[in-house]
Molecule: c-di-GMP-I-GGC riboswitch aptamer
Organism: Clostridia bacterium
RNA sequence: UCCGCUCAGGGCAAACCUGCCGAAAGGCAGGGGCGCAAAGCCGCGGGUCUAAGGCUCUAAGACGCUUAGAGCUAUGACGGCCGGGCUGCCGGUA
Numbered sequence: 001u002c003c004g005c006u007c008a009g010g011g012c013a014a015a016c017c018u019g020c021c022g023a024a025a026g027g028c029a030g031g032g033g034c035g036c037a038a039a040g041c042c043g044c045g046g047g048u049c050u051a052a053g054g055c056u057c058u059a060a061g062a063c064g065c066u067u068a069g070a071g072c073u074a075u076g077a078c079g080g081c082c083g084g085g086c087u088g089c090c091g092g093u094a
Base pairs, nucleotide, nucleotide: 002092003091004090011036012035016031017030018029019028020027021026034080040086041085042084044083045082046081047078048077049076053073054072055071056070057069058068059067060066061065
């Protein structure tokens, strides 16, 4: 430097369950363990999810407003979807 067939010490933790937080997506903690050699960190590009707030439309009403429905939108979220940056255990390899 590249690789993960094998070894050691270990690490992380999907679904699901419980509690809490959140409008939601989802998050945190405990249990759990499908998997993971970066499933460590960053959150930079793309992607995906949500739509509180905002905007538009429609309907009704007490009509500069309110309520309900629909559409769009991230500043919210995932990152265990792909790529990028930084770091790193063991073993093999030159």